Description
This is a predicted structure of a 267-nucleotide RNA (Bacterial large signal recognition particle RNA) from an Actinomycetota bacterium. It matches the Rfam family "Bacterial large signal recognition particle RNA". By type it is a non-coding RNA gene. Gene Ontology terms of the family: SRP-dependent cotranslational protein targeting to membrane, signal sequence recognition and signal recognition particle, plasma membrane targeting. The organism belongs to Actinomycetota, within Bacteria.
RNA sequence: CCGUGCUAGGCGGGGGGGUCGGGGUCCCCUACACCGGAAAUCCUCGAUACGCCGGGCUGAUCAACCGUCGGCGGCCGACGAGGGACCGUGCAGCCCUCGGUAAGCAGCGUUGAUGGUCGGGUCCCGCGCGACCCGGAGCCGUGAACCCGGUCAGGCCCGGAAGGGAGCAGCCGUAAGCGGUGUACCGGGAGUGCCGCGGGGUAACCGGGCCGGAGCCGGCUGCCGGGGAUAGCGGCGGCCGUUCGUCGGUCCACGGCGGGGGCACGG
Numbered sequence: 001c002c003g004u005g006c007u008a009g010g011c012g013g014g015g016g017g018g019u020c021g022g023g024g025u026c027c028c029c030u031a032c033a034c035c036g037g038a039a040a041u042c043c044u045c046g047a048u049a050c051g052c053c054g055g056g057c058u059g060a061u062c063a064a065c066c067g068u069c070g071g072c073g074g075c076c077g078a079c080g081a082g083g084g085a086c087c088g089u090g091c092a093g094c095c096c097u098c099g100g101u102a103a104g105c106a107g108c109g110u111u112g113a114u115g116g117u118c119g120g121g122u123c124c125c126g127c128g129c130g131a132c133c134c135g136g137a138g139c140c141g142u143g144a145a146c147c148c149g150g151u152c153a154g155g156c157c158c159g160g161a162a163g164g165g166a167g168c169a170g171c172c173g174u175a176a177g178c179g180g181u182g183u184a185c186c187g188g189g190a191g192u193g194c195c196g197c198g199g200g201g202u203a204a205c206c207g208g209g210c211c212g213g214a215g216c217c218g219g220c221u222g223c224c225g226g227g228g229a230u231a232g233c234g235g236c237g238g239c240c241g242u243u244c245g246u247c248g249g250u251c252c253a254c255g256g257c258g259g260g261g262g263c264a265c266g267g
Base pairs, nucleotide, nucleotide: 001267002266003265004264005263006262009058010057011056012030013029014028015027016026020046021045022044023043024042034055035054036053037052065259066258067257068256069255070254073251074250075249076248077247078246079245080244081243082242084240086238087237088236089235091234092230093233094232095228096227097226098225099224100223101222103221104220105219107216108215115211116210117209118208120206121205122204123200124199125198126197127196128195129193130192132189133188134187135186136185138181139180140179141178142177148173149172150171151170156165157164158163
């Protein structure tokens, strides 16, 4: 070195989670990788822990293993960014309110603005007139068993008679009273009047005449300033998840390079 037969080993590994700890069942990654079975308040183990039960294949090589370099992916920490939950803060931008300004819009203005001036009105006093209301006069009606009037049938009284007298009912009338009318007459009143006359006043407002000749106003927007409210939005601060990025740490699938290659018999 070759052949035959064996054995160790191999037929995936890793991260997370879980556990006192190892491995598995679970989730994920990876270059896809014998079959069957059980496994969560579970299965199997104890730092000699990197699974358990049954079967199959392969088998000492380009393997296993060791070193080194690269490295998918996971986990931990720090920092930053985005977005989210929660807590706080009136910071006053959104909201409310007040003042100013007059750039823009709207409105008024040469059919004449602001301003000036004159005389009116709105206001006050007095008088008058009217309307309204109340009372009265006046007018109309009504109004007395007897105690009002007139006339008084009948009846009554006086008288010898002539005649005289009182007088009920009825009729006529009237008093107080009551009712109506009361615009024209008188008196009074007041939440009385687009009324009239006289006087006063004119700060402000309204409209008018004249002078004069271009502004006035401040409704909306803008700008400046003051005040207020509220944790709804925005701002600021805090804190906790989450996503991404950077850096550091850690475990690493997988790959490159180097090392590495059992036993027995025979040739």